Predicted 3D model of a 1511-nucleotide RNA (small-subunit ribosomal RNA) from a Pseudomonadota bacterium. The sequence is in RNAcentral, with records from ENA. NCBI's taxonomy places the organism under Bacteria, Pseudomonadati, Pseudomonadota. Its Rfam family is "Bacterial small subunit ribosomal RNA". The coordinates come from a structure-prediction model, not an experiment, and the mean pLDDT is 83.

[in-house]
RNA sequence: UAUUUUGAGAGUUUGAUCCUAGCUCAGGGUGAACGCUGGCGGCGUGUUUUAGGCAUGCAAGUCGAACGGCUCUGCAGCAAUGCAGAGUAGUGGCAAACGGGGUAGUAGUACUUUGGUAAUCUGCCUCAAAGUGAGGAAUACCCCGCCGAAAGGCGGCUCAAUACCGCAUGUGUCCUGAUGUACUUCGGUAUGUCAGGAGAAAGGUUUGGCGUAAGUCAAGCCGCUUUGAGAGGAGCCUAAGGCCUAUCAGCUAGUAGGUAGGGUAAUGGCCUACCUAGGCGAUGACGGGUAGGAGGUCUGAGAGGAUGGCCUCCACCAUCGGGACUGAGACACUGCCCGGACUCCUACGGGAGGCUGCAGUCGAGAAUCUUCCGCAAUGAGGGCAACCUUGACGGAGCGACGCCGCGUGUCCGAAGAAGCCCUUCGGGGUGUAAAGGACUUUUCUAGGGGAAGAAACUCUGCUUUGCAGGGCUGACGGUACCCUAGGAAUAAGCCACGGCUAACCUCGUGCCAGCAGCCGCGGUAAGACGAGGGUGGCAAGCGUUACCCGGAUUUAUUGGGCGUAAAGCGUUUGUAGGCGGCUUUACAAGUUUGUUGUUAAAUCCUAAGGCUCAACCUUAGGACUGCAGCAAAUACUGUAGAGCUCGAGGGGAAAAGAGGUAAGUGGAACUCCCGGUGUAGCAGUGAAAUGCGUUGAUAUCGGGGGGAACACCAAAGACGAAGGUAGCUUACUGGUUUUUCCCUGACGCUGAGAAACGAAAGCGUGGGGAGCGAAUGGGAUUAGAUACCCCAGUAGUCCACGCCCUAAACGAUGGAUACUGGGCAUUGGAAGAGUCGACCCUUUCAGUGCCGAAGCUAACGCGUUAAGUAUCCCGCCUGGGGAGUACGGCCGCAAGGCUAAAACUCAAAGGAAUUGACGGGGACCCGCACAAGCGGUGGAGCAUGUGGUUCAAUUCGACGAUAAACGAAGAACCUUACCAAGGCUUGAAAUGCUCCUGCAAGCGCACGGAAACGUGUGACCUUCGAGGGUGGAGCACAGGUGCUGCAUGGCUGUCGUCAGCUCGUGCCGUGAGGUGUUCGGUUAAGUCCGGAAACGAGCGCAACCCUCGCCCUGUGUUAAUUUUACACAGGGGACUGCCGGCGUAUAGUCGGAGGAAGGUGGGGAUGACGUCAAGUCAGCAUGGCCCUUUGAUGCCUUGGGCGACACACGUGCUACAAUGGGAAGUAACAAAGGGAAGCCAAGCCGUAAGGCGGAGCAAAUCCCAUCAAACCUUCCCUCAGUUCAGAUCGAGGUCUGCAACUCGACCUCGUGAAGACGGAAUCGCUAGUAACCGUGGGUCAGCCAUACCACGGUGAAUACGUUCUCGGGUCUUGUACACACCGCCCGUCACGUCAAGCGAGUUGGUAAUACCCGAAACCCCGUUUUAUGCGGGACUAAGGUAGGACCAGCGAGAGGGGCGAAGUCGUAACAAGGCACGGGUAGCGGAAGCUGCUCGUGGAUCACCUCCUUU
Repeated sequence: UAUUUUGAGAGUUUGAUCCUAGCUCAGGGUGAACGCUGGCGGCGUGUUUUAGGCAUGCAAGUCGAACGGCUCUGCAGCAAUGCAGAGUAGUGGCAAACGGGGUAGUAGUACUUUGGUAAUCUGCCUCAAAGUGAGGAAUACCCCGCCGAAAGGCGGCUCAAUACCGCAUGUGUCCUGAUGUACUUCGGUAUGUCAGGAGAAAGGUUUGGCGUAAGUCAAGCCGCUUUGAGAGGAGCCUAAGGCCUAUCAGCUAGUAGGUAGGGUAAUGGCCUACCUAGGCGAUGACGGGUAGGAGGUCUGAGAGGAUGGCCUCCACCAUCGGGACUGAGACACUGCCCGGACUCCUACGGGAGGCUGCAGUCGAGAAUCUUCCGCAAUGAGGGCAACCUUGACGGAGCGACGCCGCGUGUCCGAAGAAGCCCUUCGGGGUGUAAAGGACUUUUCUAGGGGAAGAAACUCUGCUUUGCAGGGCUGACGGUACCCUAGGAAUAAGCCACGGCUAACCUCGUGCCAGCAGCCGCGGUAAGACGAGGGUGGCAAGCGUUACCCGGAUUUAUUGGGCGUAAAGCGUUUGUAGGCGGCUUUACAAGUUUGUUGUUAAAUCCUAAGGCUCAACCUUAGGACUGCAGCAAAUACUGUAGAGCUCGAGGGGAAAAGAGGUAAGUGGAACUCCCGGUGUAGCAGUGAAAUGCGUUGAUAUCGGGGGGAACACCAAAGACGAAGGUAGCUUACUGGUUUUUCCCUGACGCUGAGAAACGAAAGCGUGGGGAGCGAAUGGGAUUAGAUACCCCAGUAGUCCACGCCCUAAACGAUGGAUACUGGGCAUUGGAAGAGUCGACCCUUUCAGUGCCGAAGCUAACGCGUUAAGUAUCCCGCCUGGGGAGUACGGCCGCAAGGCUAAAACUCAAAGGAAUUGACGGGGACCCGCACAAGCGGUGGAGCAUGUGGUUCAAUUCGACGAUAAACGAAGAACCUUACCAAGGCUUGAAAUGCUCCUGCAAGCGCACGGAAACGUGUGACCUUCGAGGGUGGAGCACAGGUGCUGCAUGGCUGUCGUCAGCUCGUGCCGUGAGGUGUUCGGUUAAGUCCGGAAACGAGCGCAACCCUCGCCCUGUGUUAAUUUUACACAGGGGACUGCCGGCGUAUAGUCGGAGGAAGGUGGGGAUGACGUCAAGUCAGCAUGGCCCUUUGAUGCCUUGGGCGACACACGUGCUACAAUGGGAAGUAACAAAGGGAAGCCAAGCCGUAAGGCGGAGCAAAUCCCAUCAAACCUUCCCUCAGUUCAGAUCGAGGUCUGCAACUCGACCUCGUGAAGACGGAAUCGCUAGUAACCGUGGGUCAGCCAUACCACGGUGAAUACGUUCUCGGGUCUUGUACACACCGCCCGUCACGUCAAGCGAGUUGGUAAUACCCGAAACCCCGUUUUAUGCGGGACUAAGGUAGGACCAGCGAGAGGGGCGAAGUCGUAACAAGGCACGGGUAGCGGAAGCUGCUCGUGGAUCACCUCCUUU
């Protein structure tokens, strides 16, 4: 000093929010594997799969100091032979039961922890005591013979022992009997004494003495025998502990116990006989599945969760199954016997074998090593010892498999090389990085030196429990380590870079290729794919995959929930169980404290130490939270005893009630029948029809029958456990409340199983049947209508008895108890006060409701009737779908109910609230929105635009409103973008650079040509340089009406000139958000006023601006004008200012006066935040992409096209006629414009278009232009395809223009089509408006203009009103919508695919049962032997037969489910979803679904009632 300090979150449901809930990620770990890469060393670690099969070698021997023999060598000897040494098969001893391997089996005969054994054994070892005397009979080996292929076996002979067998002795020991003491579980045990009986042994060797020798004696050592004790080991027993499954609920005959016996080392049904009938089980027996257990390991803040590889302990196994033998110990891994499978040998007769020992091999697999060295060390066996053996072990080898350590260089070195990348083209990054300079040498290479691990044993000596000295021994290994030399030399990768999550750019690709842990990226400008550059992280590794813990409080003991998110059983009674009022005594089981024992070692922690550090190792300590013993405490719980009354119950007195069951009975209504009156309809609906009715309905009156339900009272009311209960009377009967005194004395609460009740529908039997009414039939509606509506109508609805047992069985809220502010109402009591009596009032008990403090809640809401604060008990939940389904079981007559999964699939599903949007929801308001009117369009012809078609091209864009007489305010060429043909290529136009150019360019002319263009040529200037210009060659570049309006700017349309859209501060809400901006009035208006948790402000509205209308002043114009008129400029005037009514004292509104004008006077300009990815790349600008030297997407030219034409649509013009057409006439009467490449007068010519002509005018002067037409007057036409209408066509002309063919306008003459007022539908307009009438201008040579933009003239009708259509605004409500109803979404069908269930059957397995057969062995019996042996019996492995059980595989087929970009049919749900929806049940239908009965509100809207709040 030692577990005392220990806990992080994020992404993803939504338009946004809060909550619930799942999925996913960041961390740590591994006996790992795979991908890319790889320098070194140390320490560890390495078949997790086939307990699958194995070639080869080795893994258990040793002892000659137990024994006889044999072999070899040496010495002695003439030889026989002896001695010595070395070795050896056999007999014998010990070991082989250890060590080593594996985890198949085993859910308890196992393991762990704690105890017990008075119920036991123990070789070798230690200590103690006593002994070791004297004999006997065999046998292996050897030798001889025989059988066999072999393995092996048989017979004979002879000799030995520490082999075997008797005898003697016997302290201890054992047995029997007697007796004493102590303890005891009462069974015994320990111990003492006495008597009787039983029972042992083996020798070997060393030294010394004696002896000729054999031998003997002494001492020592090693052995042997008996006994006791110990140590270590083993057996047995008890308790507690640790997996899943109840879709396994009952199991069990040696089963449970007893008596007697057998057996064992020992207890015991361990075994046998007999007796008893027990034993186990919801505290989970029995069965099934899985699994060796523990120390520990990983993770975690912890509690826990997961795990059991290496190391250690225990158990079990040894090819599969059975069995015993030997032995101290085994039912024995490298022993035996038998059976099965497999492999091998064989002469076919018969034999042999067992790597889950170390290496190694095949197989399996994603995957796991050398057929190595050595017994030097540690240990084991044997031996007196030397020593031998040892794949234990010590080492080395292989593998980045893990942990740890080291290195791949260090210092200088540019405002910064090259390369590469990016770029706004300026530059920036890689980057001091490199190069270059200086230095170092770990590592590497070479050379030299070179360990520790080794000391015992042994030998010698001595002062001998020891000391001293000598000597031997190293696999690793010439290794670690050290020294010297050389030289930066030999050494960096992997993953990631959209968010989570540290790290960004470019190119390529274009919903392709691909990525992805979740969310999600990719459809032409990808930080998400691929590549490059850059960056981040880790590093000899880095990523991925798999699995475990964590995060996950997401199974919640610590530490969750159940009104609406998943979740309260439909309700009650009650068993086991759990919990339990007040006082007191005892005990000490729980509880608390102390101490003792144990909790193996290793691991973990702390402190030291050793390898250079670390990993690793060593030592010491702590901890191991547990169990047990002992001692103590007694508050609480418990147990036992005694008491108490407040919980509970009982008695007495009262009270209310649709509580239940049964019987009887009443009136109204309905329907049927009979009769009367009476006549043509009734009934029904949105409208109809089916139906009923002249055979007399409906209607009405009278009489009769029948069944069902009970108006008013009636209520937010009452009762009941719930379901539920309603006319009245009677009988029987349950519960509740109040009050008071008395009694019992905790008798209580809850309640798994269990039992009872349990709407409607449904089922069975028998009745009944008026009305209603599934099914069914008919009529309608409809695209269809298996529906909604209508007419009929069967089951059923009713009764009795018996089933069923489910509901939105709901307060979506289990029961009980206690506590915690109130207010109001109501039902039933009691008390007080009060009254003649009451009501009202006060208090209180028991109910039933509403509003609300605190508190709670995600919010909504709940709030003494809790969803608040607490306690007790029960039930239930753990993402959505699959599915309340399948299988199994139980129940049911059936329908079906209860219990209740998985595969697979998704990243959500969901609750509450918010803002919008929407509604065939509501309220209010506005608009030529409707209505009321006027005139049109849609029909005809023509003009024009569009679609379509056609074409070489018919260029392009615009497509509901918000495209279509639009871009285009003007296509014959041009325009022009299109097509054909011909040409040009630094280009038609721009900028810059280099070189060349006097034959300049340009201009003129000629030729070819359709032109562009090409070729040729002439004249002129000159200072012959330069500059400029031109041309040519070359280079940068130009050019593009090519694409993308979904990359953009700018501009525009539209909602909409609608009244809205927001902000700051404050306040409210967890938040999204709200408030303000809502409300009451008012307005054209978010206009203004009042109120109000708001107070202010901004963009919009209004006003300011222009114009018209009145007046004034000034100036001017005109040939002229004093007034007047006109023009210009500047002022004035109108503000609800004044009066009255209404209103709130306001805002304002209505009416009036005055006034040219009255309530924004008319008109214009002015267009909030935003919506439509609205429109425009072809007006312009612009990012990106694309085309560009010869067949350009550029440029030039000629011609053509944009003008086509079966047809469809839009916008217009002209008409269809008499309110008209034609002709004539009249001084008819305007405004506003335009004019020089122009407007053009007078005059003359022409029928006219026009021509000639030329005056005037850059304009209040001249001209267009008589300035107009409609209008007015007169005449003709008289209702017709016309004196309407004018298309079309013919002929002839005029004008513009290079040019009128395609393709202009106009004029004259002629021709004279459709059309007679227009279907469904649809448009404009509210006053100087509509309608009608003409005039001018722009563009423009001309004009296809009937268009567009302006101008004036004539000049109406109507608006009751807001029900309806369309659009819009505000508030509110519902919502499953948010791409916002053109939304969402359901089911069948069709196709593809996946998993699971069923399935005629079929295949395999597991564990039992019954019977048959029955090996080896033990046991028993018989016989026999010295012993073996032989025969029989019981038991029994394997095998066979049989019927079932369970599990698994395959399986034609049929049925449902999930998923799938697009399909078919309908539209069920979400809004009142267009028939409110939903639950249960029943019938029916292509499908969603429909209908009946009953229930719920989780239904909108309206009305009524009640209640609440405020005054």